[in-house]
Molecule: transfer RNA
Organism: bacterium
RNA sequence: GCCGGUGUAGCUCAGUGGUAGAGCGUCCCGCUCGUAACGGGAAGGUCGUGGGUUCAAUCCCCACCACCGGCUCAA
Numbered sequence: 001g002c003c004g005g006u007g008u009a010g011c012u013c014a015g016u017g018g019u020a021g022a023g024c025g026u027c028c029c030g031c032u033c034g035u036a037a038c039g040g041g042a043a044g045g046u047c048g049u050g051g052g053u054u055c056a057a058u059c060c061c062c063a064c065c066a067c068c069g070g071c072u073c074a075a
Base pairs, nucleotide, nucleotide: 001071002070003069004068005067006066007065010024011023012022013021018055026042027041028040029039030038048064049063050062051061052060
């Protein structure tokens, strides 16, 4: 330099056009003599950034950024 992959909640990941979810964690409540476990509830997201397409974009297209992997000395 070229090619490919990944980027979504604090962490690990789903979701692939039509209101953003799960598990764990955090907080509150219940249960208990108490803790853990268990049960119920809540908070937490500009979906990497900026454009484009669309009535509508996490999802499609383009550019860029970060990380990971591969290829190459051909221009």